A computed fold for a 72-nucleotide RNA from a soil metagenome, annotated as transfer RNA. The sequence is in RNAcentral, with records from MGnify. Its mean pLDDT, the model's own confidence on a scale to 100, is 84. It matches the Rfam family "tRNA". It is annotated as a transfer RNA.
RNA sequence: GCCCCAGAGGCUCAACGGCAGAGCAGCCGCCUCUAAAGCGGCCGAUAGCGGGUUCGACUCCCGUCUGGGGCG
Repeated sequence: GCCCCAGAGGCUCAACGGCAGAGCAGCCGCCUCUAAAGCGGCCGAUAGCGGGUUCGACUCCCGUCUGGGGCG
C1' cells in the first nucleotide's frame, strides 16, 4: 500500500429497506425461616463518525476512524 470482517443498552449477540429485539447484568415482586436457584414484571441503545440514495436506512452507496485477519 491492497483485500476481507467487525463496530448496536453495562456485557454477549439477533434483526427479508417498513415500530431496534433476545440473553446476561441491574431494579421490583412471587417463592423461602433467610439466601441462592426458579418464576413474573420493569429499566436501559435513534445504531463508530460524516455525507448520499429512498416516501422510509442498523440494512444499500461513498468517505473516514478504531479493532482483528490476510496479501505484498